[in-house]
RNA sequence: ACGCCUUGCGUGGGAGAGACUGGCUUGCCAGCGCCGAAGGGGUAAGGCCCCGCAAAACUCUCAGGCAAAAGGACCGCGCAAGGCUG
Numbered sequence: 001a002c003g004c005c006u007u008g009c010g011u012g013g014g015a016g017a018g019a020c021u022g023g024c025u026u027g028c029c030a031g032c033g034c035c036g037a038a039g040g041g042g043u044a045a046g047g048c049c050c051c052g053c054a055a056a057a058c059u060c061u062c063a064g065g066c067a068a069a070a071g072g073a074c075c076g077c078g079c080a081a082g083g084c085u086g
Stems, first nucleotide, its partner, number of pairs: 003084011018032001020031005033066003039062001040060003046053001
């Protein structure tokens, strides 16, 4: 230098489900019905004497969300830092 990985920043893309009902100055409170892609919990193979360990886009729906906006897992590109191989 090249390649790969992680993190941060910038940038482009980015789903689902209620513009429900009632009360009050589009946001809260209460009720009913839903969603799965912030975060969080649970689960396999495997491994193990036992305990324990053990992933996800699967599952739960605590949190969050259900017009637009915002948010948004994840993906592409650029920059920076760190790590690994050689």